Predicted 3D model of a 469-nucleotide part of an RNA (small-subunit ribosomal RNA, 3' major domain) from an uncultured bacterium. Model confidence (mean pLDDT): 82 of 100. The full RNA is in RNAcentral, with records from ENA.
Context: one part of a larger RNA
RNA sequence: UGACGGGGGCCCGCACAAGCGGCGGAGCAUGUGGAUUAAUUGGAUGCAACGGGAAGAACCUUAAGUGGGCUUGACAUACACGGGAUUGAUGCAGAGAUGUAGUUUCCCUUAGCGGGUGGUGUACAGGUGGCGCAAGGUUGUCGUCAGCUCGUGUCGUGAGAUGUUGGGUUAAGUCCUGCAACGAGCGCAACCCUUGUUCAUGUAGCCAGCAUUUGGUUGGGGAGUCAUGAGAGACUGCUCGGGGUCAACUCGGAGGAAGGUGGGGAUGACGUCAAAUCAUCAUGCCCGUUAGGUGCAGGGCUUCACACAUGCUACAAUGGUCGGUACAACGAGCAGAGACUCUGUGAGGUGGAGCGAAUCGAUGAAACCCGGCCUUAGUUCGGAUUGGGGUGUGCAACUCGACCCCACGAAGUAGGAGUCGUUAGUAAUCGCAGAUCAGGGAUGAGGCGGUGAAUAAGUUCCCGGUCCU
Numbered sequence: 001u002g003a004c005g006g007g008g009g010c011c012c013g014c015a016c017a018a019g020c021g022g023c024g025g026a027g028c029a030u031g032u033g034g035a036u037u038a039a040u041u042g043g044a045u046g047c048a049a050c051g052g053g054a055a056g057a058a059c060c061u062u063a064a065g066u067g068g069g070c071u072u073g074a075c076a077u078a079c080a081c082g083g084g085a086u087u088g089a090u091g092c093a094g095a096g097a098u099g100u101a102g103u104u105u106c107c108c109u110u111a112g113c114g115g116g117u118g119g120u121g122u123a124c125a126g127g128u129g130g131c132g133c134a135a136g137g138u139u140g141u142c143g144u145c146a147g148c149u150c151g152u153g154u155c156g157u158g159a160g161a162u163g164u165u166g167g168g169u170u171a172a173g174u175c176c177u178g179c180a181a182c183g184a185g186c187g188c189a190a191c192c193c194u195u196g197u198u199c200a201u202g203u204a205g206c207c208a209g210c211a212u213u214u215g216g217u218u219g220g221g222g223a224g225u226c227a228u229g230a231g232a233g234a235c236u237g238c239u240c241g242g243g244g245u246c247a248a249c250u251c252g253g254a255g256g257a258a259g260g261u262g263g264g265g266a267u268g269a270c271g272u273c274a275a276a277u278c279a280u281c282a283u284g285c286c287c288g289u290u291a292g293g294u295g296c297a298g299g300g301c302u303u304c305a306c307a308c309a310u311g312c313u314a315c316a317a318u319g320g321u322c323g324g325u326a327c328a329a330c331g332a333g334c335a336g337a338g339a340c341u342c343u344g345u346g347a348g349g350u351g352g353a354g355c356g357a358a359u360c361g362a363u364g365a366a367a368c369c370c371g372g373c374c375u376u377a378g379u380u381c382g383g384a385u386u387g388g389g390g391u392g393u394g395c396a397a398c399u400c401g402a403c404c405c406c407a408c409g410a411a412g413u414a415g416g417a418g419u420c421g422u423u424a425g426u427a428a429u430c431g432c433a434g435a436u437c438a439g440g441g442a443u444g445a446g447g448c449g450g451u452g453a454a455u456a457a458g459u460u461c462c463c464g465g466u467c468c469u
Base pairs, nucleotide, nucleotide: 007469008468009467011465012464013463015459016458019422020421021420022419023418026313027312028311029310030309031308032307033306034304035303066297067296069294070293073124077123078122079121080120081119083117088104090101091100092099093098107115108114127287129286130285131284136281137277138276139275140273142271147186148185149184150183151182152181153162154161155160166177167176168175192265193264194263195262197232198231199229200228201227202226206221207220210219211218235259238253240252241251242250243249315415319374320373321372322371323370324369333360336355340351342349343348381412386407387406388405389404390403391402428451429450430449431448432447
């Protein structure tokens, strides 16, 4: 000087408390450990590994295993030699890679030593092989915590101190004030995006009023919605009040769509953890080079006495089921989404209008609301599991996919110790669209809207953190 203390003081945070809903018990999904295996590729391991890398493992992917192949090579550049095309379709052998047979095709040209191609040879190529404790880049974490420093000056023999501490105040090293300090930088805040109010402009959007109509369909209209665009608006600004060094600020009030950072996002200082990644990429060294490279087939990553993690569905009546009926938003669409017709109990099939879309369609969202049944039961709860029959995707659904129909109808009656999330359009609950993608394991992740609470205004304690000592 720091760090630490079951030392002290001040303060903060869903940290506790006060509420609401979960997890831990059940079944299943996904990940991991372990076990197994020819292989179950490899990495990630307290918070900060474990629905994470992976925004899609049947083949491919694929990196691991088995078998049968190739060795200037699947891919690149250059040189030397010699060749005639290269290539395509076909037959045969084979699991295929590949091999073989005959057939067909015989480059352009400025006439050059051209372009292109396969063969032999040589330099080489190739490596998801090792080291993240050799490095780059990127990322997590403390933490969106309020800190981390510098110049000059001063003090100290020096390490260093001061500034940055003190008194107030703030979300904030935010601001005020005092002071051997005076200034400055990286952070904070603001500038950016979005949402909430207003203004302008109206097509492919909208329709209050006037006509017209099956229908915003048409004439028309710009009021309102909505879209687009440029501004205004909030600044502790106020002829307002209380507190306060009448400073910063704080409490209340007015006006206002919005009030004290209005809500949300992006944004992550100096650094810590030899944190993560050589398997995104790139890279140094080491290592293999008829194999640790490369192409193929089938199998594996999907196993299963068990253990853990994260979720989904439930255990029912604030419910289940049947019928009727209402209201969204974000996004995506041509090898696409598909109206409508016919057809099937259904998943779907058939033909295919208009639409590269504020124009057309997917798309009438579900919870909600209205009515009928069920009456507390392992049930008309719950849907696992299993049998049979199908649909579509795709060379191909056996290992190993999704969906539909019929039948079957398991555990589960609210979950021990313990533990997690959450302060408002939040929790809880309800559905929807898209990314990846042939299909799909999505109950995931990232978004969108619908309905919509309770509790706290405290800091004794638990956890983490800032400052002073």